[in-house]
Context: one part of a larger RNA
RNA sequence: CUGGGCGUAAAGGGCAUGCAGACGGUAUAUCAAGCCAAAUGUGAAAAGUAAGGGCUCAACCCUUACCCUGCGUUUGUAACUGAUAAACUUGAGUACAGGAGAGGCAAAUGGAAUUCCCAGUGUAGCAGUGAAAUGCGUAGAGAUUGGGAGGAACACCAGUGGCGAAGGCGAUUUGCUGGUCUGUAACUGACGUUGAGAUGCGAAAGCCAGGGGAGCAAACGGGAUUAGAUACCCCGGUAGUCCUGGCCGUAAACGAUGGAUACUAGGUGUAGGAGGUAUCGACCCCUUCUGUGCCGUAGUGAACGCAAUAAGUAUCCCGCCUGGGUAGUACGGUCGCAAGACUGAAACUC
Repeated sequence: CUGGGCGUAAAGGGCAUGCAGACGGUAUAUCAAGCCAAAUGUGAAAAGUAAGGGCUCAACCCUUACCCUGCGUUUGUAACUGAUAAACUUGAGUACAGGAGAGGCAAAUGGAAUUCCCAGUGUAGCAGUGAAAUGCGUAGAGAUUGGGAGGAACACCAGUGGCGAAGGCGAUUUGCUGGUCUGUAACUGACGUUGAGAUGCGAAAGCCAGGGGAGCAAACGGGAUUAGAUACCCCGGUAGUCCUGGCCGUAAACGAUGGAUACUAGGUGUAGGAGGUAUCGACCCCUUCUGUGCCGUAGUGAACGCAAUAAGUAUCCCGCCUGGGUAGUACGGUCGCAAGACUGAAACUC
C1' cells in the first nucleotide's frame, strides 16, 4: 500500500468563498491515451520449479524444458474511462409573477425602569441578613409629589416560532442591501460536486488610541461566617461592560454528528407558500413543495439510541484517529503590541 474507524470509547476542520487537484447527467459520431486481444523482439548467467543424468547415497554437479508475472514494436477490438465534434434537458443557473422573516449596515425617534441633581411635604429611621455588622441618615435620610440630567437595555407580543454559512440576530420608523421559498417552464445548455494551499468572516474575555460611564462588576477595601476563610453571604468599588477605529483568532465555536446527491413504511404537531374541493364569502377538508419538532417500522448500533433533518442503503470529495502519562509541553518556524495562537516531538514511565 491493502485494511479498520471518527454522536457518547482516540478521531469532523468554528464557518464560508474558492485557485490547483479529484470526481461528474442523457444520447450520437470519430480517435485510440488508459483498457483488452494476438504476433514478434527483448527480458545475461546463476537461483527457482519439473523431467532426466553423474559422484556408492545425499548435499553437490550436469542437461533439457518452464519460469523471469516486465518493457519495446506491429496488427486488431471499441463496451467502459479519456479526447474531439456537433446535440439534448432532467442537474445547475437566468427571467417573470408572487411570499415570509429578531438576515446585515446606517440614521432618526419612543416609553417603562435603575441611578444622580434641584424643589415641595414630612420625621427618625433606612438598608441588609440565617442572625448581624460594616454602610446611609437630625448638616433632614428612607417614604412621597413635581421638574431635570445621563447611560445602558428593549417588558408584554414570544412560540422545541422566524432569519443567517457559522459566530449570531429581538422597541419603533426610514434609507441602502444579502440570502431564501412557491408558481410558470420563457431562456442558457452540464455551466456541476468537493476542495490541499490561499482568502474572508468569526461569541466572550483581552490589547492599542480616542470618547462615554446609569446599572452591573474581576481586582481591591471593609463587615460577617469559620479552627482558618486570600471563598460562599453583606456594604462599597476600579478596570471592564457601551461607542468609533485598529488588533487578537480562541470556546462544551455542540446536533460533542463535514459537505453534496440518490433511494428506503407510516403517524402527529408547527412555520411559510401553491393547487383543488366547498361556500355568497371566510373557515373547514384534501393534495403538494420548503423549513422546524415529536413518535415509530425495516434497517443499524457495544449499548444508549438513530430512524426521510439517519447514526439506514450507496457513490464522490475534504478533514481527522491509531494505548495512557509525559504534553498540546520542549525545540524550531510563522503570526501577534502583548497576552498568546498555529504547527508540534522525544527521552523516560505504566

Record summary: A computed fold for a 350-nucleotide part of an RNA from an uncultured bacterium, annotated as small-subunit ribosomal RNA, central domain. The prediction has a mean pLDDT of 87.